[in-house]
Context: one part of a larger RNA
RNA sequence: UUGGGUUUAAAGGGUGCGUAGGCGGCUUUAUAAGUCAGUGGUGAAAAGCUACAGCUCAACUGUAGUCGUGCCAUUGAAACUGUAGAGCUUGAGUAUAUUUGAGGUAGGCGGAAUUUAUGGUGUAGCGGUGAAAUGCAUAGAUACCAUAAAGAACACCGAUAGCGUAGGCAGCUUACUAAGAUAUAACUGACGCUGAGGCACGAAAGCGUGGGGAGCGAACAGGAUUAGAUACCCUGGUAGUCCACGCCGUAAACGAUGAUUACUCGGUUUUGGUCCGUUAGGAUCAGAGCCCAAGCGAAAGCGAUAAGUAAUCCACCUGGGGAGUACGCUCGCAAGAGUGAAACUC
Numbered sequence: 001u002u003g004g005g006u007u008u009a010a011a012g013g014g015u016g017c018g019u020a021g022g023c024g025g026c027u028u029u030a031u032a033a034g035u036c037a038g039u040g041g042u043g044a045a046a047a048g049c050u051a052c053a054g055c056u057c058a059a060c061u062g063u064a065g066u067c068g069u070g071c072c073a074u075u076g077a078a079a080c081u082g083u084a085g086a087g088c089u090u091g092a093g094u095a096u097a098u099u100u101g102a103g104g105u106a107g108g109c110g111g112a113a114u115u116u117a118u119g120g121u122g123u124a125g126c127g128g129u130g131a132a133a134u135g136c137a138u139a140g141a142u143a144c145c146a147u148a149a150a151g152a153a154c155a156c157c158g159a160u161a162g163c164g165u166a167g168g169c170a171g172c173u174u175a176c177u178a179a180g181a182u183a184u185a186a187c188u189g190a191c192g193c194u195g196a197g198g199c200a201c202g203a204a205a206g207c208g209u210g211g212g213g214a215g216c217g218a219a220c221a222g223g224a225u226u227a228g229a230u231a232c233c234c235u236g237g238u239a240g241u242c243c244a245c246g247c248c249g250u251a252a253a254c255g256a257u258g259a260u261u262a263c264u265c266g267g268u269u270u271u272g273g274u275c276c277g278u279u280a281g282g283a284u285c286a287g288a289g290c291c292c293a294a295g296c297g298a299a300a301g302c303g304a305u306a307a308g309u310a311a312u313c314c315a316c317c318u319g320g321g322g323a324g325u326a327c328g329c330u331c332g333c334a335a336g337a338g339u340g341a342a343a344c345u346c
Base pairs, nucleotide, nucleotide: 004317005316006315007300008299012314014201015200016199017198021194022193023192025088026087027086028085029084030083031082033081034080035077036076037075038074039073040072041071042070048066049065050064051063052062053061054060091191092188093187094186095184096183097182098181099180100179103177104176105175106174107173108172109171110154114150115149116148117147118146119145120144121143125136126135162169163168206247207246208245209244210243211242215241216240220236221235222234223233258313259312260311261310262309263308266291267290268289269288270287271286272285273284274283275282276281295302296301319346320345321344328339329338330337331336
């Protein structure tokens, strides 16, 4: 390189938008760039292949044919691809109506609990554990009551549920805002799919500046346990966790399963619409689950939400270790991230 692959063996980019590029619905007219056919030229000789011949054979040599699958010119064909024109509606989008949801951003409000403070009642313990101790407490703790403050999270509903491109999203309410679905089939008329680079978003932890700090709690201190115990358990406790703005750009960022489109026996549960039916129920569209036919798969399993059957585009893999390391470059305040080898070794 060809070929083969990517749920779990190596391998799907964390997610989206989108540039170039690649690919692209139905009908028709023209063209003839690709494509196909014919003809002409060229494609040196040697070499190769086939046949015959010459050295006694062979190697070797000679002659003829073929090959040289290409390129150029020219004459045609017009199905397919391309190009140009015209049209279409099923892909895509728009409109109108209805509707769904923890989708997003900003503000306001609420109660339970916790901790603390103050006051009251009250007296000797409380707390914690496998058992204890450190700790708290006669300077009156724990417990109970009242009042106040603060911060964070939102019990029940709650789900095998819902929404979002992913990360993710949950008290109530207001404003702003995005999206999907269904119905109609009114409008546009291929406007589409994918997407190298690029741009945007992106849990937690971490970083910068300024706030905030109830609970929890890396580090740290002490008490236990133990042979030891830099742990598991206990008592404390700083950063952090929270807010605003700015960075970071990574995760088992997982369905370990890229996106889009078409097709393929059934059963059952469920969410949101629409239609039919008096009702039980039925039909249909869009999702979310389970079980299975065919088929696929090394198997586990997948099975209309495919890992089946096909098509287009992108990303990625090529024995283990060395190594996601070194070096260089880019980005970052840093931590580090991205890109990413080789020697050597088995």
Predicted 3D model of a 346-nucleotide part of an RNA (small-subunit ribosomal RNA, central domain) from Flammeovirgaceae bacterium GY-1. The full RNA is in RNAcentral, with records from ENA and SILVA.